Predicted 3D model of a 100-nucleotide RNA (SAM riboswitch aptamer (S box leader)) from a Candidatus Melainabacteria bacterium.
It matches the Rfam family "SAM riboswitch aptamer (S box leader)". Its family is annotated with regulation of gene expression in the Gene Ontology.
The source organism's lineage runs through Bacteria, Bacillati and Candidatus Melainabacteria.
[in-house]
């Protein structure tokens, strides 16, 4: 990259490097030298992967799979921190968990 699936109206930024671009695309509309993109420090949101509890199905059982609510940010994997995925459109996009 490719196949499934869920979620995408909440939430979070500051320094240093570095110089025109950047919000995938198409149109629009904005952001940007009061410094786009990137990179590197540090901080911060948030609960997909987690945890407890509780139902259901399975299975002799230790247990496994789905369901509903809950927690917690530490010592984990990821994600994420203008603007509802910015807004409209498409056989679009992105991020997770899982698969081959």
């Nucleotide at each position: 990259g490719g196949c499934u699936u869920a979620u995408c109206c909440a939430g979070a930024g500051u320094a240093g490097c570095a110089g025109a671009g950047g919000g995938a695309c198409u149109g629009g509309c904005c952001c940007u030298a009061u410094g786009a993109a990137g990179c590197u420090a540090c901080a911060g949101c948030a609960a997909c992967c987690g945890u407890a509890a509780c139902c259901a199905c399975a299975g002799g059982a230790u247990u496994g799979u789905g369901g509903u609510u809950u927690c917690a940010a530490u010592u984990g994997g990821u994600g994420c921190u203008a603007a509802u995925u910015c807004c409209a459109g498409a056989u679009a996009g992105a991020u997770g968990a899982g698969c081959g």

The sequence was found by an Rfam model in a public genome assembly. The prediction has a mean pLDDT of 79. Of the family's consensus pairs, 89% are formed in the model.